Predicted 3D model of a 475-nucleotide part of an RNA (small-subunit ribosomal RNA, 3' major domain) from an uncultured bacterium. Model confidence (mean pLDDT): 82 of 100. It matches the Rfam family "Bacterial small subunit ribosomal RNA". Rfam links the family to the GO terms ribosome and structural constituent of ribosome.

[in-house]
Context: one part of a larger RNA
């Protein structure tokens, strides 16, 4: 110079504490470990693995097993020979693929023979081909400290040197952010801004939106673009102002105006570099290997198994509720292999219908908690819905292993959860529907949307990071 101290001293952050909620007990979903298995493909492993890689495992996917099968290969480039490509059909067989009939001759150059491109068979050899190992050979990517406030460099100057200064030091700040001082003066990669998007206005624009004015069952028509909204372009917040405190400084605190005030809220953005951190199975790459197989088809099975553990979610254990009848307000998106109205039929999943719509226009589309009337009265219940029979429905070649839904029974465990733990600071937390992505069909997961909408914060003794100084059996 660093690391390191169960040594001190500043500071910060849902890190503690204050306060909501919940996990650690129950049933299921879901993932991982075990174990089991012909196979349970392969990775992920303390925070930073475990609803992760997978934004979909019936088949395909699929890499894993069993069986049968092929060998210049399913793909690519290069030779040599045949044939047009191609369509129709039989048999055998699980199928993959072997065997046959049949039709059928295109395009360019050329009178013709023929030649040439393209696609199909065949042959021989270069070669393919590998989700085969090595992330401790590697690119690229990415996870983490951590959006912490830091990490360097040029010339100076100090030390024999490793080095040091700068950057320490006094304020300050969210911030090595900024003043001030100083053997230093610059500067650069980070902060900040610059982007997005919200919150306020104005200007342009008025259809599919709106809608004051008439008009109607109805934004239905008429007439408008005020207004709401959509969408583009400005404006607008700077500590500008006022007092106060500060070292006349940075800055702090209070106040005014304002739609917002001191970074206004979220978002994108991740500095030197650390974990020889993931990841050769997205890719792309070096060695190594395989080469009638570690390559490639096919078929059927596995990845959905179960004495157990653990993570992570849904669902509840009920009265701030559970039921039934009425009834009210979003946003965001998403649709042509699509999304599917109105109406009929079914108790329901569903079915028929077939209009509209390439969508501010039709449609998914009924928010739902909420409100208002009723019932239940503290029970394992008019709670809770597991599980199990049975009878549909949908996709789908095809739902036995192994899909999701509807009805009618059946109604398990559960009365709030040891010991220990997570998350959250404002439209947050809690609770409510919705929506996409992936998708033939499969959502309790993801990743968005808005409705309703709180409680605490006295403080830094203690646990994790920064920071200067100190110690030192360490390098």
């Nucleotide at each position: 110079u660093g690391a390191c101290g169960g040594g001190g001293g500043c500071c910060c952050g849902c890190a503690c504490a204050a306060g909501c909620g919940g996990u650690g007990g129950a049933u299921g979903a879901u993932g991982u470990g075990g174990a089991u298995u012909a196979a349970u493909u392969c990775g992920a492993u303390g925070c930073a693995a475990c609803g992760c890689g997978a934004a979909a495992a019936a088949c395909c996917u699929u890499a894993c097993c069993u069986a049968c099968c092929c060998u210049u290969g399913a793909c690519a480039u290069g030779c040599c020979a045949g044939g047009a490509a191609c369509c129709c059909u039989g048999c055998a067989g699980a199928g993959a693929u072997g065997u046959g009939g049949g039709g059928g001759u295109g395009c360019u150059c050329g009178a013709a023979a023929g030649a040439g491109a393209g696609c199909c068979u065949g042959g021989a050899c270069a070669c393919a081909g590998g989700u085969g190992c090595u992330g401790c050979a590697u690119g690229g990517c990415u996870g983490u400290c951590g959006u912490c406030a830091g990490c360097u460099c040029g010339u100076g100057u100090c030390g024999u040197g490793a080095g040091a200064u700068g950057u320490u030091g006094g304020g300050u700040u969210a911030a090595g952010u900024c003043c001030c001082g100083c053997a230093a003066c610059g500067a650069g990669c980070g902060c900040a801004a610059c982007c997005c998007u919200u919150g306020c206005c104005a200007u342009u624009a008025g259809u599919u939106g709106c809608u004051a004015c008439a008009u109607u069952c109805a934004g239905u028509u008429g007439g408008g673009c005020a207004c709401u909204c959509u969408a583009a372009u400005g404006g607008g917040a700077c500590u500008g102002c006022c007092g106060g405190u500060g070292a006349c400084a940075a800055a702090c605190c209070g106040g005014a105006g304002g739609a917002a005030g001191g970074u206004g809220g979220g978002g994108a953005u991740g500095a030197c570099g650390u974990c020889a951190a993931g990841u050769c199975c997205u890719c792309a790459u070096g060695g190594c290997c395989c080469u009638u197989a570690u390559g490639g088809g096919u078929a059927g099975g596995g990845c959905u198994u179960c004495a157990c553990a653990c993570g992570u979610c849904a669902u509840a254990c009920a009265a701030u509720g559970g039921c039934g009848c009425a009834u009210a307000c979003a946003g965001a998106g998403g649709g042509u292999u699509g999304c599917c109205g109105a109406c009929c039929c079914g108790c329901g999943a569903g079915g028929g219908g077939g209009a509209g719509c390439c969508a501010a226009u039709c449609c998914c589309a009924g928010a739902a908690a909420g409100u208002g009337c009723g019932u239940c009265g503290u029970a394992g219940u008019c709670c809770g819905g597991a599980u199990u029979g049975u009878u549909c429905u949908c996709u789908g070649c095809a739902a036995c292993u192994c899909g999701a839904g509807a009805g009618c029974a059946u109604g398990a465990a559960g009365u709030c959860g040891g010991a220990a733990u997570c998350g959250c600071u404002a439209g947050u937390a809690a609770u409510c529907g919705c929506g996409g992505a992936u998708c033939a069909g499969c959502a309790u997961g993801u990743c968005g949307c808005g409705g309703u909408g709180a409680a605490u914060a006295u403080a830094u003794u203690c646990c994790c990071g920064g920071c200067a100084g100190u110690g030192c059996a360490c390098a």